């Protein structure tokens, strides 16, 4: 001194995903905030499932399962190409780069779920969430605010 690894704290990212206060002393509630389904009227749209049980049979209607239509949370779609699947590359979309916004340049993501045949919008109404996970820069570059010191 310069590199790798672990640990607490500060600070910071990504998400809606926080904060008081109050029980409790592993536990709870209550508020504000931020968010997400369901739901009129006008307007839009009118295609759609397998399976097993009730029932003397067939329709029908009732209850369970299931995903291949269909939807919902997400930025996380769509094309080409190969492939038995994996996976590659483009377009779209989305995120950082430490005062906020924008330019420019650079460095990442483009996943998982979750209803179960079934929900367009949608005021009043009603209902759920507030979880996971992580370390970008070490004043990048210009232009506009802010705000602190002098």
């Nucleotide at each position: 001194u310069a590199c790798c690894u672990u640990u607490a704290a500060u600070c910071g990212c990504u998400u809606a995903a926080u904060c008081a206060u109050u029980u409790a002393u592993u536990u709870u509630a209550u508020g504000a905030g931020c968010g997400g389904g369901g739901g009129a009227a006008c307007c839009a749209u009118u295609u759609u499932g397998a399976c097993g049980g009730u029932u003397a049979a067939u329709u029908u209607a009732c209850c369970g399962u299931c995903u291949u239509g269909g939807g919902g949370u997400g930025a996380a779609u769509c094309u080409u190409a190969a492939u038995g699947a994996g996976u590659a590359a483009g377009a779209g979309g989305g995120g950082g780069u430490a005062c906020u916004c924008u330019c420019a340049a650079u460095c990442c993501c483009u996943a998982a779920u979750c209803c179960g045949a079934c929900a367009g919008c949608u005021a009043a109404c009603u209902u759920c969430g507030c979880a996971a996970g992580c370390g970008u820069u070490u004043u990048u570059u210009g232009g506009a605010g802010a705000g602190a010191a002098g």
This is a predicted structure of a 150-nucleotide RNA (c-di-AMP riboswitch aptamer (ydaO/yuaA leader)) from Halalkalibacter nanhaiisediminis. RNAcentral holds the sequence, with entries from Rfam. Rfam family: c-di-AMP riboswitch aptamer (ydaO/yuaA leader). Rfam links the family to the GO terms cyclic-di-AMP binding and regulation of gene expression. The coordinates come from a structure-prediction model, not an experiment, and the mean pLDDT is 75.